[in-house]
RNA sequence: GCCCCAGUAGCUCAGUGGAUAGAGCGACUGACUUCGGAUCAGUAGGCCGCGAGUUCGAAUCUUGCCUGGGGUA
Numbered sequence: 001g002c003c004c005c006a007g008u009a010g011c012u013c014a015g016u017g018g019a020u021a022g023a024g025c026g027a028c029u030g031a032c033u034u035c036g037g038a039u040c041a042g043u044a045g046g047c048c049g050c051g052a053g054u055u056c057g058a059a060u061c062u063u064g065c066c067u068g069g070g071g072u073a
Base pairs, nucleotide, nucleotide: 001072002071003070004069005068006067007066010025011024012023013022018056027043028042029041030040031039049065050064051063052062053061
């Protein structure tokens, strides 16, 4: 240089065109407990790596760039 894959919550991931983007773990609050842990209930945390395009509608499709991983001479 070329090819392939990935980028979504603090972390690990789901969501493969349709209306308020979800789960687990973690954080916080409350209940319980002498305190803590465990358990139970709840809360916050995202405009989906950055642009452009297609579409009535894009996290999802196309494309450029950026970042990370792998392959190739």